[in-house]
RNA sequence: ACCCUCAUCGUAUAACGGAUAAUACACGAACCUUCUAAGUUUGCAAUCUGGGUUCAAUUCCUAGUGAGGGUG
Numbered sequence: 001a002c003c004c005u006c007a008u009c010g011u012a013u014a015a016c017g018g019a020u021a022a023u024a025c026a027c028g029a030a031c032c033u034u035c036u037a038a039g040u041u042u043g044c045a046a047u048c049u050g051g052g053u054u055c056a057a058u059u060c061c062u063a064g065u066g067a068g069g070g071u072g
Base pairs, nucleotide, nucleotide: 001071002070003069004068005067006066007065010025011024012023013022018055027043028042029041030040031039048064049063050062051061052060
């Protein structure tokens, strides 16, 4: 330099173009307990950035940014 893959809550993963963007762990609160742990209920929190297609984009296209891999 060129090619390929990936980017979603704090972390790890889901999501036929139509969902209130889901689940587990973590974190906060309440209950329970003499206290802690465990358990129950509940809350918080995310689509890398810009543009395009579409009635509708996490999803498709495009340019970038970042990460990983490959070729020379």
Molecule: transfer RNA
Organism: uncultured Solobacterium sp.